[in-house]
């Protein structure tokens, strides 16, 4: 100086819910609030999970066109406070 690591400090972040706003949803955006978190900083490249607008398929109504808070798949929608990878990064005991 640099890695691990995570006692002290200095300060950081904001779950859950609450109001408003966007949006089919999932969810995010302000605000309020604090479960927590030593990366709860960024990033959707891996898996992972969540959502199903519109597309297909199925059943039911219907001569049909068409319709049903109907049922199944589905992501180019999301989730960094699932995990792993990458990037940046404050202190400084043992």
């Nucleotide at each position: 100086u640099c890695c691990c690591c995570g006692a002290a400090a200095c300060g950081g972040c904001a779950a859950a819910c609450c109001g408003c706003c966007g949006g089919a949803a999932a969810c995010g955006g302000c605000g309020g609030g604090a479960c927590g978190c030593a990366a709860a900083g960024u990033c959707a490249c891996c898996g992972g999970c969540c959502u199903a607008a519109g597309a297909c398929c199925c059943c039911g109504c219907g001569g049909a066109g068409g319709u049903g808070a109907g049922g199944g798949u589905u992501a180019c929608g999301g989730c960094a406070g699932c995990g792993g990878a990458a990037c940046c990064a404050c202190c400084g005991a043992a």
A computed fold for a 94-nucleotide RNA from an uncultured Rhodospirillales bacterium, annotated as c-di-GMP-I riboswitch aptamer.
Its Rfam family is "c-di-GMP-I riboswitch aptamer". Its family is annotated with cyclic-di-GMP binding in the Gene Ontology. From the family's description: GEMM was predicted in a large-scale screen for bacterial structured RNA regulatory elements.
The sequence was found by an Rfam model in a public genome assembly.
Model confidence (mean pLDDT): 90 of 100.